[in-house]
RNA backbone atom coordinates (compact mmCIF):
# COMPACT_ATOMS: atom_id res chain seq x y z
C1' N A 1 0.00 0.00 0.00
C1' N A 2 -4.58 -3.15 -0.65
C1' N A 3 -8.51 -6.36 0.85
C1' N A 4 -11.43 -7.34 5.42
C1' N A 5 -13.53 -8.55 11.12
C1' N A 6 -15.20 -6.51 15.47
C1' N A 7 -15.60 -2.26 18.90
C1' N A 8 -17.29 3.16 19.62
C1' N A 9 -18.76 7.93 18.21
C1' N A 10 -20.57 12.10 15.16
C1' N A 11 -24.81 12.55 11.94
C1' N A 12 -24.31 20.04 9.26
C1' N A 13 -21.41 24.21 12.05
C1' N A 14 -21.54 29.91 12.75
C1' N A 15 -23.56 34.67 12.93
C1' N A 16 -27.77 37.80 12.49
C1' N A 17 -33.73 39.11 12.79
C1' N A 18 -38.64 37.33 13.47
C1' N A 19 -41.68 33.96 16.00
C1' N A 20 -43.25 29.29 18.86
C1' N A 21 -44.34 26.36 24.03
C1' N A 22 -42.34 25.41 29.31
C1' N A 23 -40.65 27.16 34.04
C1' N A 24 -38.88 31.09 37.16
C1' N A 25 -38.81 35.99 38.50
C1' N A 26 -40.71 41.33 38.52
C1' N A 27 -44.39 45.03 37.49
C1' N A 28 -49.26 46.20 35.89
C1' N A 29 -54.67 44.27 36.67
C1' N A 30 -58.69 41.30 38.84
C1' N A 31 -60.74 38.45 43.86
C1' N A 32 -61.50 37.44 48.92
C1' N A 33 -59.74 39.12 53.94
C1' N A 34 -58.16 42.97 57.01
C1' N A 35 -58.45 49.54 59.53
C1' N A 36 -54.18 49.98 57.26
C1' N A 37 -49.30 48.00 56.36
C1' N A 38 -50.09 43.14 54.22
C1' N A 39 -52.07 37.60 53.75
C1' N A 40 -53.88 34.09 50.15
C1' N A 41 -55.63 33.45 45.45
C1' N A 42 -56.99 33.59 39.67
C1' N A 43 -59.02 27.12 34.14
C1' N A 44 -58.19 35.79 33.92
C1' N A 45 -55.38 39.07 30.84
C1' N A 46 -50.62 41.72 29.71
C1' N A 47 -45.12 43.68 29.34
C1' N A 48 -39.64 42.88 30.12
C1' N A 49 -35.92 39.84 31.58
C1' N A 50 -33.29 35.07 32.39
C1' N A 51 -33.34 29.64 31.19
C1' N A 52 -34.38 25.23 28.59
C1' N A 53 -36.67 22.49 24.55
C1' N A 54 -36.80 15.81 19.59
C1' N A 55 -33.66 10.86 17.99
C1' N A 56 -29.74 6.51 17.72
C1' N A 57 -33.18 5.13 15.92
C1' N A 58 -38.61 9.41 18.73
C1' N A 59 -40.45 4.26 14.14
C1' N A 60 -42.49 -1.13 13.95
C1' N A 61 -45.79 -1.85 18.27
C1' N A 62 -42.76 -7.36 18.18
C1' N A 63 -40.95 -9.13 23.56
C1' N A 64 -40.49 -7.49 29.42
C1' N A 65 -41.39 -4.39 33.60
C1' N A 66 -43.43 0.11 36.16
C1' N A 67 -47.93 2.46 36.37
C1' N A 68 -53.71 2.39 37.25
C1' N A 69 -58.28 -0.10 37.29
C1' N A 70 -61.00 -4.96 38.16
C1' N A 71 -60.40 -8.75 44.37
C1' N A 72 -52.86 -5.90 46.16
C1' N A 73 -54.35 -10.70 41.67
C1' N A 74 -57.28 -16.28 43.46
C1' N A 75 -57.80 -22.58 42.98
C1' N A 76 -58.51 -26.05 38.76
C1' N A 77 -58.90 -27.52 33.36
C1' N A 78 -58.14 -25.45 28.53
C1' N A 79 -55.37 -21.90 26.36
C1' N A 80 -50.64 -18.96 25.52
C1' N A 81 -45.13 -18.34 25.78
C1' N A 82 -40.18 -20.45 25.96
C1' N A 83 -36.66 -24.46 24.69
C1' N A 84 -27.82 -26.79 25.21
C1' N A 85 -25.62 -25.14 30.01
C1' N A 86 -24.43 -21.85 33.82
C1' N A 87 -24.65 -16.76 34.97
C1' N A 88 -27.09 -11.21 35.01
C1' N A 89 -31.26 -8.45 35.47
C1' N A 90 -37.09 -5.46 38.43
C1' N A 91 -38.09 -9.10 34.18
C1' N A 92 -37.58 -10.82 28.84
C1' N A 93 -37.29 -14.19 23.60
C1' N A 94 -32.35 -9.23 25.69
C1' N A 95 -27.71 -9.60 27.38
C1' N A 96 -22.38 -12.20 29.03
C1' N A 97 -19.56 -16.44 29.68
C1' N A 98 -19.22 -21.31 28.18
C1' N A 99 -20.27 -26.36 25.18
C1' N A 100 -22.56 -28.56 20.51
C1' N A 101 -22.81 -28.00 14.96
C1' N A 102 -22.13 -25.09 10.51
C1' N A 103 -19.37 -21.10 7.42
C1' N A 104 -14.38 -18.17 6.91
C1' N A 105 -6.33 -18.83 5.00
C1' N A 106 -7.77 -15.70 9.23
C1' N A 107 -9.20 -11.93 12.38
C1' N A 108 -14.60 -13.30 13.90
C1' N A 109 -19.61 -14.39 11.98
C1' N A 110 -24.25 -17.65 12.17
C1' N A 111 -27.04 -20.67 15.03
C1' N A 112 -36.09 -22.08 16.68
C1' N A 113 -30.07 -26.02 19.45
C1' N A 114 -35.46 -30.33 24.79
C1' N A 115 -37.62 -35.45 23.69
C1' N A 116 -39.23 -39.73 16.59
C1' N A 117 -35.17 -44.95 22.29
C1' N A 118 -43.86 -42.34 24.83
C1' N A 119 -47.61 -42.45 21.50
C1' N A 120 -50.24 -41.24 17.11
C1' N A 121 -49.80 -39.21 11.96
C1' N A 122 -47.06 -37.71 7.05
C1' N A 123 -43.92 -38.46 2.73
C1' N A 124 -47.26 -36.16 -3.81
C1' N A 125 -44.47 -38.12 -8.79
C1' N A 126 -40.74 -41.03 -9.81
C1' N A 127 -39.39 -45.77 -8.63
C1' N A 128 -39.43 -53.05 -7.55
C1' N A 129 -39.78 -51.07 -2.73
C1' N A 130 -41.19 -45.50 0.93
C1' N A 131 -40.48 -48.51 6.73
C1' N A 132 -41.73 -54.91 10.77
C1' N A 133 -38.17 -52.67 4.52
C1' N A 134 -38.09 -55.21 -0.32
C1' N A 135 -36.27 -59.09 -5.81
C1' N A 136 -37.51 -54.75 -11.46
C1' N A 137 -32.86 -55.57 -13.83
C1' N A 138 -28.29 -57.94 -12.90
C1' N A 139 -25.33 -62.42 -10.22
C1' N A 140 -25.62 -67.67 -8.58
C1' N A 141 -28.06 -72.25 -7.12
C1' N A 142 -30.94 -76.23 -8.85
C1' N A 143 -35.46 -79.19 -11.37
C1' N A 144 -37.39 -79.61 -16.34
C1' N A 145 -36.58 -78.69 -20.84
C1' N A 146 -34.82 -77.23 -26.58
C1' N A 147 -30.01 -77.14 -29.47
C1' N A 148 -25.10 -78.70 -29.52
C1' N A 149 -23.20 -82.49 -27.20
C1' N A 150 -16.47 -82.55 -24.57
C1' N A 151 -16.42 -77.64 -20.50
C1' N A 152 -21.20 -74.98 -23.67
C1' N A 153 -25.77 -71.85 -24.32
C1' N A 154 -30.98 -70.83 -24.93
C1' N A 155 -36.27 -71.18 -22.62
C1' N A 156 -39.61 -72.08 -18.26
C1' N A 157 -40.37 -72.83 -12.91
C1' N A 158 -38.39 -72.40 -8.00
C1' N A 159 -35.32 -70.52 -4.34
C1' N A 160 -30.83 -67.61 -2.67
C1' N A 161 -28.44 -62.45 -3.08
C1' N A 162 -28.79 -55.86 -1.30
C1' N A 163 -21.85 -56.72 -3.70
C1' N A 164 -23.61 -53.88 -8.98
C1' N A 165 -27.92 -50.75 -12.40
C1' N A 166 -31.83 -47.85 -11.94
C1' N A 167 -35.62 -44.11 -9.27
C1' N A 168 -35.70 -40.47 -5.24
C1' N A 169 -34.86 -35.31 -0.75
C1' N A 170 -34.30 -40.01 1.76
C1' N A 171 -32.61 -47.03 0.19
C1' N A 172 -31.14 -49.85 6.98
C1' N A 173 -23.12 -47.99 8.58
C1' N A 174 -17.61 -47.26 5.35
C1' N A 175 -13.20 -49.18 3.22
C1' N A 176 -10.29 -53.72 3.11
C1' N A 177 -9.06 -58.89 3.90
C1' N A 178 -11.31 -63.39 4.46
C1' N A 179 -15.27 -66.38 3.24
C1' N A 180 -19.23 -67.81 -0.13
C1' N A 181 -22.49 -71.33 -5.67
C1' N A 182 -23.04 -65.95 -5.71
C1' N A 183 -23.77 -63.05 -1.88
C1' N A 184 -24.20 -60.57 3.08
C1' N A 185 -21.26 -57.55 10.25
C1' N A 186 -21.70 -63.72 7.88
C1' N A 187 -16.28 -63.76 10.35
C1' N A 188 -11.88 -60.07 11.40
C1' N A 189 -8.84 -55.40 11.58
C1' N A 190 -9.02 -49.91 10.77
C1' N A 191 -13.65 -45.69 11.28
C1' N A 192 -18.03 -44.43 12.40
C1' N A 193 -22.05 -45.54 15.73
C1' N A 194 -24.77 -47.00 20.65
C1' N A 195 -24.81 -47.99 25.86
C1' N A 196 -21.55 -48.96 30.65
C1' N A 197 -17.21 -46.97 33.74
C1' N A 198 -13.87 -43.69 34.59
C1' N A 199 -11.32 -38.82 34.14
C1' N A 200 -12.16 -33.54 33.97
C1' N A 201 -15.89 -29.85 34.20
C1' N A 202 -21.37 -26.07 39.02
C1' N A 203 -23.36 -28.15 34.16
C1' N A 204 -24.20 -28.51 29.01
C1' N A 205 -20.27 -31.16 27.35
C1' N A 206 -15.43 -33.57 26.48
C1' N A 207 -11.59 -37.75 25.94
C1' N A 208 -5.04 -40.44 21.62
C1' N A 209 -8.72 -43.92 28.47
C1' N A 210 -11.13 -48.82 29.61
C1' N A 211 -15.03 -52.25 28.42
C1' N A 212 -19.03 -53.95 25.69
C1' N A 213 -22.81 -54.28 21.59
C1' N A 214 -22.15 -56.46 14.95
C1' N A 215 -24.99 -52.45 14.57
C1' N A 216 -30.32 -52.30 16.79
C1' N A 217 -32.42 -46.99 16.88
C1' N A 218 -33.74 -42.95 8.80
C1' N A 219 -36.52 -38.27 8.06
C1' N A 220 -40.58 -35.11 9.89
C1' N A 221 -42.22 -32.25 16.84
C1' N A 222 -41.21 -23.54 12.93
C1' N A 223 -47.15 -32.05 12.75
C1' N A 224 -50.02 -33.81 17.16
C1' N A 225 -48.07 -34.40 21.01
C1' N A 226 -44.52 -35.69 25.74
C1' N A 227 -41.35 -33.34 29.08
C1' N A 228 -39.32 -28.83 32.07
C1' N A 229 -40.00 -23.72 33.09
C1' N A 230 -43.37 -19.98 32.41
C1' N A 231 -48.10 -16.47 31.58
C1' N A 232 -54.52 -13.31 35.19
C1' N A 233 -57.25 -9.41 32.35
C1' N A 234 -57.33 -4.42 30.40
C1' N A 235 -54.66 -0.44 28.88
C1' N A 236 -52.91 6.85 30.56
C1' N A 237 -59.07 7.53 25.11
C1' N A 238 -55.85 3.17 32.04
C1' N A 239 -57.89 6.22 36.60
C1' N A 240 -59.26 10.48 39.80
C1' N A 241 -61.50 15.64 40.88
C1' N A 242 -63.96 19.91 39.60
C1' N A 243 -67.15 22.38 35.95
C1' N A 244 -71.46 23.16 32.44
C1' N A 245 -75.73 20.93 30.00
C1' N A 246 -79.87 17.72 29.03
C1' N A 247 -86.20 14.73 26.54
C1' N A 248 -82.72 11.45 33.51
C1' N A 249 -86.23 9.43 27.48
C1' N A 250 -87.65 5.47 23.40
C1' N A 251 -87.13 0.35 21.15
C1' N A 252 -85.60 -4.57 21.65
C1' N A 253 -82.72 -8.81 23.98
C1' N A 254 -81.21 -11.39 28.82
C1' N A 255 -82.62 -12.99 33.18
C1' N A 256 -82.85 -14.10 39.12
C1' N A 257 -80.45 -21.58 40.48
C1' N A 258 -79.95 -14.69 36.88
C1' N A 259 -76.87 -10.66 34.54
C1' N A 260 -72.37 -8.49 34.27
C1' N A 261 -66.62 -8.14 35.50
C1' N A 262 -61.93 -10.68 36.43
C1' N A 263 -61.10 -12.86 28.18
C1' N A 264 -63.22 -19.71 27.42
C1' N A 265 -65.25 -23.54 31.02
C1' N A 266 -65.90 -25.09 36.29
C1' N A 267 -65.24 -22.82 41.25
C1' N A 268 -64.95 -18.86 44.08
C1' N A 269 -64.58 -12.86 44.92
C1' N A 270 -67.23 -8.43 43.84
C1' N A 271 -71.08 -5.08 42.02
C1' N A 272 -77.04 -5.60 41.72
C1' N A 273 -79.32 -4.87 36.99
C1' N A 274 -76.65 -5.54 32.25
C1' N A 275 -76.20 -5.56 26.03
C1' N A 276 -77.60 -3.67 21.53
C1' N A 277 -79.82 0.05 18.55
C1' N A 278 -81.78 5.23 18.16
C1' N A 279 -82.13 9.64 20.52
C1' N A 280 -80.48 14.14 24.01
C1' N A 281 -76.44 16.90 26.12
C1' N A 282 -71.20 17.95 26.83
C1' N A 283 -67.07 18.35 22.97
C1' N A 284 -64.56 23.13 29.24
C1' N A 285 -59.87 22.41 33.06
C1' N A 286 -56.93 20.20 36.58
C1' N A 287 -54.16 15.70 38.42
C1' N A 288 -51.96 11.57 36.14
C1' N A 289 -47.14 13.87 33.51
C1' N A 290 -42.21 13.25 34.18
C1' N A 291 -36.73 12.70 39.84
C1' N A 292 -35.43 8.20 37.73
C1' N A 293 -34.02 0.22 37.53
C1' N A 294 -31.86 8.50 35.38
C1' N A 295 -27.31 10.05 33.75
C1' N A 296 -21.51 10.48 34.92
C1' N A 297 -16.76 10.54 36.76
C1' N A 298 -13.84 7.90 40.82
C1' N A 299 -13.04 3.80 44.06
C1' N A 300 -14.28 -1.80 44.07
C1' N A 301 -15.63 -6.84 42.74
C1' N A 302 -16.48 -10.32 38.97
C1' N A 303 -12.92 -13.22 32.70
C1' N A 304 -17.75 -10.59 31.53
C1' N A 305 -23.05 -8.91 31.50
C1' N A 306 -23.32 -6.81 36.41
C1' N A 307 -22.91 -5.20 41.10
C1' N A 308 -21.64 -2.22 45.67
C1' N A 309 -19.84 2.26 47.74
C1' N A 310 -18.89 7.79 47.52
C1' N A 311 -18.84 12.25 44.64
C1' N A 312 -21.30 15.37 40.94
C1' N A 313 -25.37 17.05 37.39
C1' N A 314 -31.10 18.01 36.82
C1' N A 315 -31.60 17.05 30.82
C1' N A 316 -38.80 18.48 26.71
C1' N A 317 -43.29 18.13 28.59
C1' N A 318 -46.80 19.65 24.19
C1' N A 319 -52.94 18.56 24.09
C1' N A 320 -55.23 21.00 16.56
C1' N A 321 -50.39 19.63 19.29
C1' N A 322 -44.15 24.38 20.57
C1' N A 323 -39.10 22.62 19.28
C1' N A 324 -39.22 26.93 13.83
C1' N A 325 -38.73 30.53 9.72
C1' N A 326 -36.29 34.03 6.60
C1' N A 327 -30.90 35.81 5.32
C1' N A 328 -25.37 35.51 5.58
C1' N A 329 -21.45 32.54 5.42
C1' N A 330 -18.32 28.34 5.06
C1' N A 331 -17.41 23.14 4.26
C1' N A 332 -16.92 17.04 3.41
C1' N A 333 -23.59 19.85 0.85
C1' N A 334 -25.98 17.78 5.27
C1' N A 335 -28.87 10.01 5.34
C1' N A 336 -33.37 7.94 7.88
C1' N A 337 -36.50 10.46 10.02
C1' N A 338 -40.56 13.95 14.74
C1' N A 339 -41.08 12.78 21.66
C1' N A 340 -46.99 12.46 23.40
C1' N A 341 -47.95 7.65 30.16
C1' N A 342 -42.69 6.03 31.34
C1' N A 343 -38.53 3.09 31.27
C1' N A 344 -35.28 -2.15 29.41
C1' N A 345 -34.93 -4.65 25.00
C1' N A 346 -35.16 -7.07 20.21
C1' N A 347 -36.27 -5.62 15.13
C1' N A 348 -36.63 -2.49 10.68
C1' N A 349 -34.67 2.45 7.96
C1' N A 350 -30.42 5.58 7.81
C1' N A 351 -25.86 10.25 2.69
C1' N A 352 -21.35 10.61 4.69
C1' N A 353 -17.52 10.88 8.75
C1' N A 354 -14.40 10.03 12.58
C1' N A 355 -11.53 6.95 16.53
C1' N A 356 -9.10 2.78 18.45
C1' N A 357 -8.11 -2.86 18.57
C1' N A 358 -6.82 -6.94 15.29
C1' N A 359 -6.65 -10.40 10.73
C1' N A 360 -4.76 -11.83 5.71
C1' N A 361 -2.07 -10.19 1.08
C1' N A 362 2.38 -7.74 -1.97
C1' N A 363 6.17 -4.60 -1.70
C1' N A 364 10.50 -2.46 0.57
C1' N A 365 14.49 -2.18 4.95
C1' N B 1 -52.42 7.49 20.88
C1' N B 2 -54.46 2.18 21.68
C1' N B 3 -56.50 -2.42 20.35
C1' N B 4 -58.23 -5.77 16.01
C1' N B 5 -59.06 -7.14 10.76
C1' N B 6 -57.40 -8.09 5.90
C1' N B 7 -54.09 -8.82 0.75
C1' N B 8 -55.32 -14.92 -4.08
C1' N B 9 -57.32 -14.26 -11.98
C1' N B 10 -59.91 -8.05 -14.86
C1' N B 11 -63.97 -7.14 -10.14
C1' N B 12 -65.97 -10.33 -5.74
C1' N B 13 -64.83 -14.24 -2.71
C1' N B 14 -63.62 -20.01 -1.51
C1' N B 15 -59.36 -22.61 -0.15
C1' N B 16 -55.03 -21.95 4.87
C1' N B 17 -56.46 -24.20 11.31
C1' N B 18 -58.45 -29.43 12.09
C1' N B 19 -55.44 -32.33 7.42
C1' N B 20 -48.35 -28.79 3.44
C1' N B 21 -48.29 -32.44 -2.38
C1' N B 22 -50.78 -30.05 -9.76
C1' N B 23 -54.91 -23.54 -6.77
C1' N B 24 -60.91 -23.18 -7.58
C1' N B 25 -65.68 -20.47 -8.28
C1' N B 26 -69.36 -16.57 -9.91
C1' N B 27 -69.60 -12.62 -13.07
C1' N B 28 -66.39 -10.06 -16.88
C1' N B 29 -63.06 -11.52 -21.79
C1' N B 30 -62.15 -14.81 -26.27
C1' N B 31 -63.82 -19.02 -29.95
C1' N B 32 -68.03 -21.77 -31.70
C1' N B 33 -73.09 -23.46 -31.96
C1' N B 34 -78.75 -21.87 -31.89
C1' N B 35 -80.57 -16.70 -34.19
C1' N B 36 -83.00 -13.46 -40.55
C1' N B 37 -79.63 -10.49 -36.40
C1' N B 38 -79.07 -9.21 -31.28
C1' N B 39 -79.78 -10.88 -25.99
C1' N B 40 -80.35 -14.94 -23.11
C1' N B 41 -78.58 -20.45 -23.45
C1' N B 42 -75.40 -24.27 -24.64
C1' N B 43 -70.19 -25.94 -25.50
C1' N B 44 -64.86 -24.35 -25.33
C1' N B 45 -60.45 -21.55 -23.99
C1' N B 46 -57.31 -18.56 -22.27
C1' N B 47 -55.93 -15.83 -17.68
C1' N B 48 -52.39 -15.80 -10.97
C1' N B 49 -45.30 -12.72 -8.59
C1' N B 50 -51.61 -16.33 -3.91
C1' N B 51 -48.44 -8.39 -1.02
C1' N B 52 -42.82 -8.52 -0.81
C1' N B 53 -38.10 -10.84 1.82
C1' N B 54 -35.67 -14.91 5.02
C1' N B 55 -36.40 -19.54 7.19
C1' N B 56 -38.08 -25.11 8.49
C1' N B 57 -39.26 -29.26 5.42
C1' N B 58 -37.49 -33.24 -0.07
C1' N B 59 -41.61 -29.72 -1.08
C1' N B 60 -45.13 -23.34 1.23
C1' N B 61 -50.96 -19.93 -0.67
C1' N B 62 -50.64 -23.08 4.04
C1' N B 63 -46.01 -23.65 9.02
C1' N B 64 -42.43 -19.49 11.46
C1' N B 65 -40.04 -14.41 11.21
C1' N B 66 -39.05 -9.61 9.40
C1' N B 67 -41.67 -5.62 6.62
C1' N B 68 -45.31 -3.24 3.02
C1' N B 69 -50.62 -1.82 1.13
C1' N B 70 -55.63 -1.09 2.92
C1' N B 71 -59.98 -1.28 6.45
C1' N B 72 -62.07 -0.83 11.20
C1' N B 73 -63.23 0.20 16.41
C1' N B 74 -62.23 3.03 21.04
C1' N B 75 -63.93 10.75 24.60
C1' N B 76 -67.62 11.98 28.17
C1' N B 77 -72.88 12.84 30.81
C1' N B 78 -77.72 10.95 31.63
RNA sequence: UGAGUCAGCCGGGCAAUUGCUGCAACCCGCCUUUUCUGAGGCAUGGCUUGCAGAGGAAAGUCCGGGCUCCACAGAGCAGGGUGCCAGGUAACACCUGGGGGGCGUGAGCCUACGGCAAGUGCAGCAGAAAAUAUACCGCCGAAUUGCGUUUGUGAUUUGGUAAGGGUGAAAUGGUGCGGUAAGAGCGCACCGCGCGACUGGCAACAGUUCGUGGCAAGGUAAACCCCACUCGGAGCAAGGCCAAAUAGGAAUCCUGAGAUGCUGCUCGCAUCGGGUUCGGGUAGGCCGCUACAAGUUUGUGGUGACGCAAGCUGCAGAUGAAUAAUUGUCCUAGACAGAACCCGGCUUACAGGCUGACUCGCUUU
RNA sequence: GCCGCUAUAGCUCAGCCGUGGUAGAGCAGCUGACUUGUAAUCAGCAGGUCCCGAGUUCGACUCUUGGUGGCGGCACCA
Molecule: RNase P RNA; transfer RNA
Organism: Gammaproteobacteria bacterium TMED107